The prediction has a mean pLDDT of 90. c-di-GMP-I-GGC riboswitch aptamer, 75 nucleotides, folded computationally. It was read from a public genome assembly, where an Rfam model found it.
[in-house]
RNA sequence: UCCGAUAAAGCCAAACCUCGCGCAAGCGAGGGACGGAAAGCCACGGGCCCCACUGGGGAAGCCGGGUUGCCGAAA
Numbered sequence: 001u002c003c004g005a006u007a008a009a010g011c012c013a014a015a016c017c018u019c020g021c022g023c024a025a026g027c028g029a030g031g032g033a034c035g036g037a038a039a040g041c042c043a044c045g046g047g048c049c050c051c052a053c054u055g056g057g058g059a060a061g062c063c064g065g066g067u068u069g070c071c072g073a074a075a
Stems, first nucleotide, its partner, number of pairs: 003072002011036002016031006034061001040067003044064003048058004
C1' cells in the first nucleotide's frame, strides 16, 4: 500500500418529535439511534427527487469515481 478484529481511543447519526427556513424536493438547530471504516468533503458518470420547467434546484446514508483522514489484529 492493501485490508478491516466481538481490539482500543474517539467520531457521525436513519426513522420519528420540536423550532426555524424554502413553492417544493429538502436544509439548519435541538432531542433521538436504525445504522456507518470514510455515514468526512466534491453533483464528475449512471440513477433518483422537486419546481415559478427553453430552465432552475435537491440529495454524498443509491451505485461508481475523485480527494483528504483516525486506529492497527489477522491474511